[in-house]
Molecule: small-subunit ribosomal RNA
Organism: uncultured bacterium
RNA sequence: AGAGUUUGAUCCUGGCUCAGGAUGAACGCUAGCUACAGGCUUAACACAUGCAAGUCGAGGGGCAGCAUGGGAUACAGCAAUGCAUCCCGAUGGCGACCGGCGAAUGGGUGAGUAACGAGUAUCCAACCUGGCCCCUACCCGGGCACAGCCCCGCGAAAGCGGGAUUAAUGCCCGAUGCGGCGCAGUGGGCACAUGCCCUCUGCGUCAAAGGAUUCCGGUAGGGGAUGGGGAUGCGUCCGAUUAGCUUGACGGCGGGGUAACGGCCCACCGUGGCGAUGAUCGGUAGGGGUUCUGAGAGGAAGGUCCCCCACAUUGGAACUGAGACACGGUCCAAACUCCUACGGGAGGCAGCAGUGAGGAAUAUUGGUCAAUGGCCGGAAGGCUGAACCAGCCAAGUAGCGUGAGGGAUGACCGCCCUACGGGUCGUAAACCUCUUUUGCGCGGGAAUAACCGCACCCACGCGUGGGUGCCUGCAUGUACCGUGCGAAUAAGCAUCGGCUAACUCCGUGCCAGCAGCCGCGGUAAUACGGAGGAUGCGAGCGUUAUCCGGAUUUAUUGGGUUUAAAGGGAGCGCAGGCGGACUCUUAGGCCAGCCGUGAAAUUUCCGUGCUCAACGCGGUCCUUGCGGUUGGAACCGGGAGCCUUGAGUGGGGUACAGGAAGGCGGAAUUCGUGGUGUAGCGGUGAAAUGCUUAGAUAUCACGAAGAACUCCGAUUGCGAAGGCAGCUUUCCGGACCCUUACUGACGCUCAUGCUCGAAAGCGCGGGAAUCAAACAGGAUUAGAUACCCUGGUAGUCCGCGCCGUAAACGAUGGACACCCGCUGUCGGCGAUACACAGUCGGCGGCCAAGCGAAAGCGUUAAGUGUCCCACCUGGGGAGUACGCCGGCAACGGUGAAACUCAAAGGAAUUGACGGGGGCCCGCACAAGCGGAGGAACAUGUGGUUUAAUUCGAUGAUACGCGAGGAACCUUACCCGGGCUUGAAUUGCAUAUGAGCCAAUGGGAGACCAUUGGGCCGCAAGGCAUAUGUGAAGGUGCUGCAUGGUUGUCGUCAGCUCGUGCCGUGAGGUGUCGGCUUAAGUGCCAUAACGAGCGCAACCCCUGUCCCCAGUUGCCAUCAGGUGAUGCUGGGCACUCUGCGGAGACUGCCGUCGUAAGAUGCGAGGAAGGCGGGGAUGACGUCAAAUCAGCACGGCCCUUACGUCCGGGGCUACACACGUGUUACAAUGGGGGGUACAGAAGGCCGCGACCGGGCAACCGGCAGCCAAUCCCUAAAGCCCCUCCCAGUUCGGAUUGGGGUCUGCAACCCGACCCCAUGAAGCUGGAUUCGCUAGUAAUCGCGCAUCAGCCAUGGCGCGGUGAAUACGUUCCCGGGCCUUGUACACACCGCCCGUCAAGCCAUGAAAGCCGGGAGUGCCUGAAGUGCGUGACCGCGAGGAGCGCCCUAGGGUAAGACCGGUGAUUGGGGCUAAGUCGUAACAAGGUAACC
Repeated sequence: AGAGUUUGAUCCUGGCUCAGGAUGAACGCUAGCUACAGGCUUAACACAUGCAAGUCGAGGGGCAGCAUGGGAUACAGCAAUGCAUCCCGAUGGCGACCGGCGAAUGGGUGAGUAACGAGUAUCCAACCUGGCCCCUACCCGGGCACAGCCCCGCGAAAGCGGGAUUAAUGCCCGAUGCGGCGCAGUGGGCACAUGCCCUCUGCGUCAAAGGAUUCCGGUAGGGGAUGGGGAUGCGUCCGAUUAGCUUGACGGCGGGGUAACGGCCCACCGUGGCGAUGAUCGGUAGGGGUUCUGAGAGGAAGGUCCCCCACAUUGGAACUGAGACACGGUCCAAACUCCUACGGGAGGCAGCAGUGAGGAAUAUUGGUCAAUGGCCGGAAGGCUGAACCAGCCAAGUAGCGUGAGGGAUGACCGCCCUACGGGUCGUAAACCUCUUUUGCGCGGGAAUAACCGCACCCACGCGUGGGUGCCUGCAUGUACCGUGCGAAUAAGCAUCGGCUAACUCCGUGCCAGCAGCCGCGGUAAUACGGAGGAUGCGAGCGUUAUCCGGAUUUAUUGGGUUUAAAGGGAGCGCAGGCGGACUCUUAGGCCAGCCGUGAAAUUUCCGUGCUCAACGCGGUCCUUGCGGUUGGAACCGGGAGCCUUGAGUGGGGUACAGGAAGGCGGAAUUCGUGGUGUAGCGGUGAAAUGCUUAGAUAUCACGAAGAACUCCGAUUGCGAAGGCAGCUUUCCGGACCCUUACUGACGCUCAUGCUCGAAAGCGCGGGAAUCAAACAGGAUUAGAUACCCUGGUAGUCCGCGCCGUAAACGAUGGACACCCGCUGUCGGCGAUACACAGUCGGCGGCCAAGCGAAAGCGUUAAGUGUCCCACCUGGGGAGUACGCCGGCAACGGUGAAACUCAAAGGAAUUGACGGGGGCCCGCACAAGCGGAGGAACAUGUGGUUUAAUUCGAUGAUACGCGAGGAACCUUACCCGGGCUUGAAUUGCAUAUGAGCCAAUGGGAGACCAUUGGGCCGCAAGGCAUAUGUGAAGGUGCUGCAUGGUUGUCGUCAGCUCGUGCCGUGAGGUGUCGGCUUAAGUGCCAUAACGAGCGCAACCCCUGUCCCCAGUUGCCAUCAGGUGAUGCUGGGCACUCUGCGGAGACUGCCGUCGUAAGAUGCGAGGAAGGCGGGGAUGACGUCAAAUCAGCACGGCCCUUACGUCCGGGGCUACACACGUGUUACAAUGGGGGGUACAGAAGGCCGCGACCGGGCAACCGGCAGCCAAUCCCUAAAGCCCCUCCCAGUUCGGAUUGGGGUCUGCAACCCGACCCCAUGAAGCUGGAUUCGCUAGUAAUCGCGCAUCAGCCAUGGCGCGGUGAAUACGUUCCCGGGCCUUGUACACACCGCCCGUCAAGCCAUGAAAGCCGGGAGUGCCUGAAGUGCGUGACCGCGAGGAGCGCCCUAGGGUAAGACCGGUGAUUGGGGCUAAGUCGUAACAAGGUAACC
């Protein structure tokens, strides 16, 4: 210090989440020791039991109990004596009692309290203060009562009553009065407003206590200290959906009361007081020192410790006292618990322990007063759950340990991984050496202790101080030290996808599960579970909860508001905030010095003590604050004066759709009347509804009405905004320019407030031509409550009154100042001027700097600054609900929460897409020719069937596809029969001498059984079989784990890179633009310059020519020969074959063009603008296809999912589709005759020729391992026939007979012959191919192959067309541009109702509850007041009454909460239903 997460990617905005620290914690797993600190956060819930406040006998009367002593009696004993009972207060002491002091401290808790409660500062001239300290003075005389004790009585008890007697440091009276207090007066000094102090005089009034040998006390008064009381300033939580509150309320006068001031209380008088700087009300809460966090500013917290407050079961009250309205006191009321003899009583753990309850959760019914401290006492001492210790708890912090060093064939085994080589656990272990904290054993052994007291000594002021000795230790035989033993007694937890440090295997298979966020899991999961390994921390580690941080995500430090959330619709303007120049002054703000305070602890730093540390101790800084004082005077503020530049006024001029009222005008529309006129008009994409022969529409004339103002008109003008448009008049407002006469800061902004405020809407009254929600009809449509059409009512218009909202927008609040320019225009000024430049004010455009996330803004800022206002803080829920305010209503203003999501968003980028645009291609359409879709058959597929009909391919890009040959084989499928190192290949070992051949038997066969024949080599060994063993084998799965190969976009012209440049960046530029091309082909231009993969070319075939070479090819010339033939000699000219070359490049000419290039029935040329054809397929797309061609990871089978064999199946058949063949006929069929190819193949072959057969074919037999032989084309042409017919078309199907291949044609072959002769007469919607040697048509060949289901595939040649105007449309594609809410990319995205489940929430007849307040009734205790016939000699008291009040009752409301049949919307949820609203011109632009 940051990181993850919105996107295909980017920048920004913005939320969510994480890493850190912390805790009085809890939970899970684990656990050796020590020190220090901590430990009911919940029920201020209820409490059994014990303890927590007593003490003083040196205040007192006394003597219940104890001890001592004395005495008496009884008993035992000879006695001493012992024991028992009783007596004596005599002594020590002491229960209870009187009295004193204490009990108001200490200890607990946090309920209440939003307050002078706490904090801080100041004040009390308005106060008190026991004990303590100092000072002054005094302490005289007398009296009395009540406890206790005793007697009597009541009661279960608690307790109470009566009588008698009695002491005191109890109480009372009197005396004295330095003095205090009160009143009256005198003088003086002060001060801070009321006043204070001192002096003097008079009157009145007030004291006392004793005990004790030294001392302790008592009284009056003064002072101090301490503690308290009171007052005030300042700051001290949330809510305005709480806006008004208040009657003792605010003040005065006079009283009462108090320690004291005060409406604290009372009478009277006045009518005030508080509040937007937040009163009142509601909610929440003890406050502070401090603690946590943070760089700080802040934020959060207030447990332990310290200070203050409040409380003590709840509420009220007073008494006592120096002090209380009193935790372990009293009285009353209430609730609860307990006792009871039912009459009545008792109690208060929020003291320490402890119990129950609540809860996720928090300890022992411990020890000691040794220390520290408190109370009492003269003291000893007593008491002290304060305190100090111990116990329990990893609940925190700190420290220590569980060993250290050496030790590698990095051993073996085991776990795990593996590429099988190894790796890893791992120096780990063993082993050697060493150490001993901790542990166990033994021994020693503190400090904390100093006092006090006692004894002695010393000093002096004789009571204190000092010294020495003695006495005193709970914790504790603890800490610590020494010593012995022995590595001996001691490691876990979490994590390992990214953030975040740490990776593999197995299991699982969107299951089980994980998860803080993003997200993992659907068969190869580093994310689940386990294992191995690793990482982190370590006696702990994780999880959960909460706080701060990160979060500059509430922004003072330190944010924003054009488009991300956010400028109020506009103006005026009170309060408030802010404010021009100069001078003087003041000193409130401000600044500085000093003083006081800011407790200690805490925190910081330095030092120091526990072995270290935590912890403690000493010092230091700090405590950023408040107050005082002195000084300063720049700035802000106050006061005074002055100024003119801000602002305003006057004078002169200008422009204007600025506002209001009135008058006037023409065109158009509709209506009315009349004329002309006739059959339609109107409307639409097309129609229909509608109007019209009762005369429409059209047209002419006249009339009526209402509304709006064409052109001018503009990027114009005016207005604060909304808004304003015919002409004219009047009235009113504002602006600008010129002038610089006047005022002299009069200004800016503006919460609340007031006013204005489009359209629609509302009320009342008018008006009503047009247009037109609603509504009706007609269309459209699957539907059409819409878009379109015909009508049409509110409304649109006017007057008056409401409403108060808009995408009320420049999505940009107002004012002022400053900061480069260019340009257009409007209004003025300057000048004679239509040039021209200047100046002021507006309205626009483009840009510098700067700003901005970017788009963009840019003197009209979104720049640089100042001031004021308004507003924002993730999306949804929601501008909703509730409440309040406004409104006639509609509705408006204000304005949440629960719940839910991990985003929602802005700008820009690259793509893709558009029923966006531009340009351009392609048999894409069009123009043509021929087909498919109908029929029969062939073939493939789907489906169905089946024991099996093996598998794969499935839009284009599967379907005569893998398959270029399924009768067996193939074959992977089914049935059945066999084999198990296996059908095939191979290593090693052993054995055998085979193997093999033949035969026989069994069997469907594989195979089994038997018999016979009987290895090679010199050797090593070979070969073969058997057995054993190591490898096998699998067409089983996954093409979504892969290689390789392939299809498609597409032979489309594209796809990229380097460097540079631009941009924050994604990215862009280059590759865009103009022209051109088949082409990103080229040219020009150009922040780009180059380059690569593609294009083209290079390669092959073909078309022309040439060189070379001529056999098996050829034959022009020469010669020979035949029935005929290059048949032969010969030749290589030609054809041809083969090899090599030439040729074509827009090279030339004309035209156009800068060029590239285009163009021309141009030239030349065999060929002309790529000559034709092929091969060649960029980056990539479709998780496209193939694990069954092959290869290969993983998984699976192993007497079977392997392998062999026989048979069957892949050939099934109601159907459906694709691809084909043959046809439907006369451009034809049949018969006869006749002509011309190319390419390819051939010895298990091609087979001439001859013979047989109608034929398939068969039998002979030449030639050919091939330019030599096989070898023949068909359409065509010629002749004959058929005559439009289901035919002399068509040939399916079926019957019969044959041929051939093959082990074998039943399932299931082809071919031939005879017979049979089906459907079919040109094919619906729709659809395919083809642009020239092409389509169409005709035959020929080849591969596979025994044969063949081939009509398929691949080739070859023969004959040989038609058409293309053109690019609007369909399909596909390329480039540029535009929009986008798409990016799985339009087969996208996405909205609303309905249906279902779940969740939270509003309303609701009501029902229930809570706290607070008010009225009335009642009213305990108690203070006060009054009375007081009773008591008392009296003082006084009982009693009674009055006021007040806690509480209770009652009544009507307000507020808050819970629940509620039903109901409203909302959110979330898997693939539900209906439609298609939005995103593209989203198919009617969208939105408010």